[in-house]
RNA sequence: UUUCAUCCAGAGAGGCUGAGGGAACGGCCCGAUGACGCCUCGGCAACCGGCGGAGACCCGCAGGGUGCCAACUCCGGCCCGAUCACGGGAAAGAUGAGA
Numbered sequence: 001u002u003u004c005a006u007c008c009a010g011a012g013a014g015g016c017u018g019a020g021g022g023a024a025c026g027g028c029c030c031g032a033u034g035a036c037g038c039c040u041c042g043g044c045a046a047c048c049g050g051c052g053g054a055g056a057c058c059c060g061c062a063g064g065g066u067g068c069c070a071a072c073u074c075c076g077g078c079c080c081g082a083u084c085a086c087g088g089g090a091a092a093g094a095u096g097a098g099a
Stems, first nucleotide, its partner, number of pairs: 001099007012041005020030003025076003042069003047065002050061004073092001078089004
């Protein structure tokens, strides 16, 4: 870079640091009652891998490799449902697995 799958569920304490952070933009939030980040421990989930069952699809066990633990991917933009709201889809992004 590209392909496929998923993204309304779930899961936090302590220590260090010290001003921004939530991808960008617009909102709206979080943040000196210490956010974000890093470390330790804990937890959630089950994509890949393992084991067992079943034998198209699949199910269970465990938790090795990842991932994740504010807000639906926090919401929106672009298209459709006439419009707001709301719903569906797309784009973008994230994660996993493959090339």
The prediction has a mean pLDDT of 82. This is a predicted structure of a 99-nucleotide RNA (SAM riboswitch aptamer (S box leader)) from a soil metagenome. Its Rfam family is "SAM riboswitch aptamer (S box leader)". From the family's description: The SAM riboswitch is found upstream of a number of genes which code for proteins involved in methionine or cysteine biosynthesis in Gram-positive bacteria. The model forms 97% of the base pairs in the Rfam consensus.